[in-house]
RNA sequence: CGCUUAUCAAGAGUGACUGAGGGACAGGCCCUGUGAAGUCCGGCAACCUGCUUGUUGUAAGGUGCCAAAUCCUGCGGAAUUCCGAAAGAUGAGUU
Numbered sequence: 001c002g003c004u005u006a007u008c009a010a011g012a013g014u015g016a017c018u019g020a021g022g023g024a025c026a027g028g029c030c031c032u033g034u035g036a037a038g039u040c041c042g043g044c045a046a047c048c049u050g051c052u053u054g055u056u057g058u059a060a061g062g063u064g065c066c067a068a069a070u071c072c073u074g075c076g077g078a079a080u081u082c083c084g085a086a087a088g089a090u091g092a093g094u095u
Base pairs, nucleotide, nucleotide: 002094003093004092005091006090007089008088013041015040016039017038021031022030023029025074026073027072028071042066043065044064046063047062048061049059050058051057070087075084076083077082
């Protein structure tokens, strides 16, 4: 890398360095020198782990995350809403 599985409408800075992009992809629509992405510090608590009590709470060790519902749509059903997939993200396990 691939496969399986669970979750994805909550939560998270008035900081420092840096300097132009970013929001997976496509179409939209947005964010951005009133600093993008990245790094450091800080924070949140999704999963695993620890403690607790199986429900629950707690801690922040391992990953993760910290604009907008996975930002909306993408395929099918459907009068819209909505539902199911597909795709993606994250965790755990595994050939």
The RNA shown here (SAM riboswitch aptamer (S box leader)) has 95 nucleotides.
Its Rfam family is "SAM riboswitch aptamer (S box leader)". Rfam links the family to the GO term regulation of gene expression.